Predicted 3D model of a 346-nucleotide RNA (Bacterial RNase P class A) from an Actinomycetes bacterium. The coordinates come from a structure-prediction model, not an experiment, and the mean pLDDT is 79. NCBI's taxonomy places the organism under Bacteria, Bacillati, Actinomycetota, Actinomycetes. Rfam family: Bacterial RNase P class A. From the family's description: Ribonuclease P (RNase P) is a ubiquitous endoribonuclease, found in archaea, bacteria and eukarya as well as chloroplasts and mitochondria.
[in-house]
RNA sequence: CGAGUUCGCCGGGCGGUCGCGGUCGCAAGACCGAGGAAAGUCCGGACUCCACAGGGCAGGGUGCUGGGUAACGCCCAGGCGGGGUGACCCGACGGAAAGUGCAACAGAGAGCAGACCGCCGAUGGCCCCUUCGGGGCACAGGCAAGGGUGAAACGGUGGAGUAAGAGCCCACCAGCGGGCCGGGCGACCGGCCCGGCUAGGCAAACCCCACCCGGAGCAAGGCCAAGCAGGGACGCCGGUGGCCCGCCGAUCGAGUCCCGGGUAGGCCGCUAGAGCCACACGGCAACGUGUGGCCCAGAUGGAUGACCGUCCUCGACAGAAUCCGGCUUACAGGCGGACUCGCAUU
Numbered sequence: 001c002g003a004g005u006u007c008g009c010c011g012g013g014c015g016g017u018c019g020c021g022g023u024c025g026c027a028a029g030a031c032c033g034a035g036g037a038a039a040g041u042c043c044g045g046a047c048u049c050c051a052c053a054g055g056g057c058a059g060g061g062u063g064c065u066g067g068g069u070a071a072c073g074c075c076c077a078g079g080c081g082g083g084g085u086g087a088c089c090c091g092a093c094g095g096a097a098a099g100u101g102c103a104a105c106a107g108a109g110a111g112c113a114g115a116c117c118g119c120c121g122a123u124g125g126c127c128c129c130u131u132c133g134g135g136g137c138a139c140a141g142g143c144a145a146g147g148g149u150g151a152a153a154c155g156g157u158g159g160a161g162u163a164a165g166a167g168c169c170c171a172c173c174a175g176c177g178g179g180c181c182g183g184g185c186g187a188c189c190g191g192c193c194c195g196g197c198u199a200g201g202c203a204a205a206c207c208c209c210a211c212c213c214g215g216a217g218c219a220a221g222g223c224c225a226a227g228c229a230g231g232g233a234c235g236c237c238g239g240u241g242g243c244c245c246g247c248c249g250a251u252c253g254a255g256u257c258c259c260g261g262g263u264a265g266g267c268c269g270c271u272a273g274a275g276c277c278a279c280a281c282g283g284c285a286a287c288g289u290g291u292g293g294c295c296c297a298g299a300u301g302g303a304u305g306a307c308c309g310u311c312c313u314c315g316a317c318a319g320a321a322u323c324c325g326g327c328u329u330a331c332a333g334g335c336g337g338a339c340u341c342g343c344a345u346u
Stems, first nucleotide, its partner, number of pairs: 001342010012311007020033005035317001039328002042326005047217004054245004059213005064078005079093001080091004094208002099206002101202002116147002118143003123140002125137005155173005174198001176195008221268004230259005237249003275294008
């Protein structure tokens, strides 16, 4: 200097005039007033109501280990596997000897498979000669080592053995199972020994295993004011997803359905929080503890607009509706840190 990886920040500012919402105030006026994603509604909760607030079935979720957190499917640190020269990135990461199932075509054969081309033919069979032995055929039978098909063919290399062959046997290697030792909290890593001879893929297929899961949701749920007009049917059950048990309540009731009348107003919930900022300590980190400081929207026909001046990165994605912790998606332009690789110079 170039290329890359990863983390973080800003994302219009300043001044003036008028205007909008909230709090305080008699008033004048003072102060505050959309986001890093407010989006998606994908997870987890707080909070509210129902439920003896208990158990189970079905159903659903997660899926390596150890930590963090209120909790999680999130975050951090590791392990293993994969990609990359590397910094780094990705993983739907328990189990395929519990069972069932799926895989086109080609191929003999694709899970306890298999003979197309082939090899052997000692033994049996057939033929010729016949010195009793020899020669031939490749039928029966044997083989899966060689060749071929295929993405993949039921371990690899070498040797011994055989009629020809084969883990049939042997050495080494890989894999699988078992035992022991060392390191680690653990997932795992390393080493030694034994054995059998080999036990493909897919569980983001059904399934098995481990752990987790009441329901509904701020239109939750309360309070006040105002107003009307109730009638009929069903019926033994009703109790916040389905089913069963338990429990509670009822059978003069709740509940369900049909017809009809009134109301749609106001207040609370509603923003002081698992809150934010700074520093110190602990921890590799996520994060935790302590000290000090700060108050930062609460609308409801739903608040931020218009104009002027100026600076500049010339303005992207985009607007709260109970709140918070995450994940995912979108984003013009600009700034910074750390690390990796390449080139050149010293």